[in-house]
Context: one part of a larger RNA
RNA sequence: GAUUGAACGCUGGCGGUAUGCUUAACACAUGCAAGUCGAACGGUAACGAUGGAAGCUUGCUUCCAGGCGACGAGUGGCGGACGGGUGAGUAACGCGUGGGAACAUGCCUAUUAGUUGGGGACAACCUGUGGAAACGCAGGCUAAUACCGAAUACGUUCUUAGGAAUAAAGGUGGCCUCUCCUUGGAAGCUAUCGCUGAUAGAUUGGCCCGCGUUGGAUUAGCUAGUUGGUAGGGUAAAGGCCUACCAAGGCCACGAUCCAUAGCUGGUUUGAGAGGAUGAUCAGCCACACUGGGACUGAGACACGGCCCAGACUCCUACGGGAGGCAGCAGUGGGGAAUAUUGGACAAUGGGCGCAAGCCUGAUCCAGCAAUGCCGCGUGUGUGAAGAAGGCCUGCGGGUUGUAAAGCACUUUUAUCGGGAAAGAAAAUCUCAGGGUUAAUACCCCUGGGCCUUGACGGUACCCGAAGAAUAAGCACCGGCUAACUCAGUGCCAGCAGCCGCGGUAAUACUGAGGGUGCAAGCGUUAAUC
Numbered sequence: 001g002a003u004u005g006a007a008c009g010c011u012g013g014c015g016g017u018a019u020g021c022u023u024a025a026c027a028c029a030u031g032c033a034a035g036u037c038g039a040a041c042g043g044u045a046a047c048g049a050u051g052g053a054a055g056c057u058u059g060c061u062u063c064c065a066g067g068c069g070a071c072g073a074g075u076g077g078c079g080g081a082c083g084g085g086u087g088a089g090u091a092a093c094g095c096g097u098g099g100g101a102a103c104a105u106g107c108c109u110a111u112u113a114g115u116u117g118g119g120g121a122c123a124a125c126c127u128g129u130g131g132a133a134a135c136g137c138a139g140g141c142u143a144a145u146a147c148c149g150a151a152u153a154c155g156u157u158c159u160u161a162g163g164a165a166u167a168a169a170g171g172u173g174g175c176c177u178c179u180c181c182u183u184g185g186a187a188g189c190u191a192u193c194g195c196u197g198a199u200a201g202a203u204u205g206g207c208c209c210g211c212g213u214u215g216g217a218u219u220a221g222c223u224a225g226u227u228g229g230u231a232g233g234g235u236a237a238a239g240g241c242c243u244a245c246c247a248a249g250g251c252c253a254c255g256a257u258c259c260a261u262a263g264c265u266g267g268u269u270u271g272a273g274a275g276g277a278u279g280a281u282c283a284g285c286c287a288c289a290c291u292g293g294g295a296c297u298g299a300g301a302c303a304c305g306g307c308c309c310a311g312a313c314u315c316c317u318a319c320g321g322g323a324g325g326c327a328g329c330a331g332u333g334g335g336g337a338a339u340a341u342u343g344g345a346c347a348a349u350g351g352g353c354g355c356a357a358g359c360c361u362g363a364u365c366c367a368g369c370a371a372u373g374c375c376g377c378g379u380g381u382g383u384g385a386a387g388a389a390g391g392c393c394u395g396c397g398g399g400u401u402g403u404a405a406a407g408c409a410c411u412u413u414u415a416u417c418g419g420g421a422a423a424g425a426a427a428a429u430c431u432c433a434g435g436g437u438u439a440a441u442a443c444c445c446c447u448g449g450g451c452c453u454u455g456a457c458g459g460u461a462c463c464c465g466a467a468g469a470a471u472a473a474g475c476a477c478c479g480g481c482u483a484a485c486u487c488a489g490u491g492c493c494a495g496c497a498g499c500c501g502c503g504g505u506a507a508u509a510c511u512g513a514g515g516g517u518g519c520a521a522g523c524g525u526u527a528a529u530c
C1' cells in the first nucleotide's frame, strides 16, 4: 500500500446494490417449512345447492335424501431419496483431473407385442370391550388401478438344447354404423389417460485405476481376512465383500504405522510475476441430521421434519406407561468483541401431485433491520474589503482567521408536500377457424385468431408541480519517519508513544486553545493476510 462475513471509539443526510452467528455440531417455548389425486376405491363427518317433510315469528329453524357441487377420516397411487441447513467427522479414490469395465436407472422419448377370464381378503363402517393417555383387542359387513391363482408368451431368463419358467388394471369423455332391449341405454365402437412384457435412447447414479492433495521421525517398523489362490455364498455389479480349505505373503526411509490438524474444488485475496495466504456469500462434489447401532419400504435411503433398539437430556402421567429431536424459516436462552423480522406473497422462476381447474411450496420472489462493504449524489452557486465584529498572535506598527461571514443576486439535486404513473403477464380457462383421430359434423389432441381475466412488491420505480438556502460534516493528525506551528497550563508530575524517543520552569512530542494538514458520510484504532 492492498484486502476483510470484521469488531471497537467518535460522528452520521439520501439512493442503488451486495452481504450479515467466523464463537456452543450448546439447549430449545411457539408458529409455519410436503403434500396431492374423488378422472383408482368403498363411502358421507363437515359445508353448499336442490328436492321433500315438520314447526311456524312467511322466511327462518329442525329433520330426511350421496341423486349433485364437493369432501373429514380410511383403502390405493405418486411424491416425502428433490428442494433447504450445517461442516462435526474425514488425510480418504473424500475431492480435483484423466481414463476404465463387470452394472442399475421411477418419471421422459422412440419402436414392438399384449391388456383374457376368475377368486379370497383387509381397512373404513357397525357391535362389544381394555387403557389416565398414547394406543389398542375381539366379532361381523364391504370396494378397488390393493392382494392372489388360472390362461396366453411377441419377447425375455434358464437349459442336459428335448424343454422349463415368466405378465397385466382399469379410469374418463363421446357415439349409435352393426347385435339386444329400444325415451335412451347395454354389449360394442371410438378418443384419451393409464397397466404389462421387451428393445434402444436420454438422464442420473453405483464401482475400479494413474497422477495430484497439511505438519510431525522427540512416531520405525506395521499387518491373520492380513496378501494371494481354489470352491461356494452374496450384490444391480468386479472384488476377502463374506465363508471353508490351501499357500505365506502384503506395506515401509520415494516415510508405512502412529499422533496432530483439516471438508475438497471452481474460486477469493495479495503480488509485476513466480509464489504466499485462504475456501464467507455463488456454483460442483462429499459427509452429517440429539449420540451410537440396525434394517424395512422403494427405481432410488440404510432416509433432517420415516421405523426399531440402546444411551444422555426434556416433557406428560391416574406411576401401569407414554411423547420429543430447529446443523429448515423466523424466534428464545446461553456463549461471545460480534452478526437481522416470531413480516408479505405464491404475482414471477422452479418443484410435488393432478386430465384440468387447482392445491401445497419459510425453495423462491419481495419487504423490514444494520454505514457491514462497494458505487453514486448532496450538505448550495455567483458576487461581496468597511479587509466589519469576535477569537488568536504581536516587536503594539500590525498580522491571521478571511471572500470566510454579513449583505446583494440566483438555483432547488436530495429531504417535505401535492398530482400523474409503468415494465416485470407469458399463460391456463372459454370461444372461433383449420388440421389430426374416427363411421362421425361428437369427444379428445395440435396449430392459428379472438374475448375475459391474473401483481406480494406497491400507488413502488419514474415523471410533473409547490414552497424555501431551506432538511444535511465529521474524524484523525501537525518532533523525525510523514503533509501540517504558535500561545497558555503543567514541571521526570500528570501524561504521550508504531520505532527513535518526549516531560526535571521558555515542551512545535503531555493537556487546552487559535491556526494548519489529510481523508470525508465517514474517520481513526485493534485484529488478520499478502
Base pairs, nucleotide, nucleotide: 001530002529003528004527006526007525008524009523010522013377014376015375016374017373018372019370020369021335026333027332028331030330031329032328035078036077037076040075041074043071044070047069048068050065051064052063053062054061055060056059085288086287087286094213095212096211097210098209099208100207103205104204108201109200110199111198112197113196114195115194116150118148119147125140126139127138128137129136130135155166156165157164158163170193171192172191173190174189175188179186180185181184214260215259216258221251222250223249226248227247228246229245230244231243232242233241263285264284265283266282267278268277269276270275290311291310292309293308294307313324314323315322316321341367343366344365345364349363350361351360352359353358380410381409382408383407390401391400392399393398416466417465418464419463420462424457430450431449432448433447434446435445436444474519475518476517477516478515479500480499481498485514486513487512488511489510495502496501